[in-house]
RNA sequence: CUGGGUGUGGCGCAGUUUGGUAGCGCGCUCGAAUGGGGUUCGAGAGGUCGGAAGUUCAAAUCUUCUCACUCAGA
Numbered sequence: 001c002u003g004g005g006u007g008u009g010g011c012g013c014a015g016u017u018u019g020g021u022a023g024c025g026c027g028c029u030c031g032a033a034u035g036g037g038g039u040u041c042g043a044g045a046g047g048u049c050g051g052a053a054g055u056u057c058a059a060a061u062c063u064u065c066u067c068a069c070u071c072a073g074a
Stems, first nucleotide, its partner, number of pairs: 001073007010026004020057001028044006050066005
C1' cells in the first nucleotide's frame, strides 16, 4: 500500500439475515432469608451501538467517509 474481519453498559457477547421499544450472562447497588460470610431469591442503576455525514416516517441494522485493533497478501 491492497483486501477481509471486529468495534454494542464495568467485562464477555447477542441483536444486522427481513430497518420498527437496545437485550443476555457475569459484575455493581438496595432489600429478604443466615449470628456473620458464602449462597439463593426479589428489585434497581448503568449504553442511545468507535466517530461524522447521508437515505428513510423510522437506522445498532442500509450507503459514504473516517478512527482503533486484528488477519492475509505485496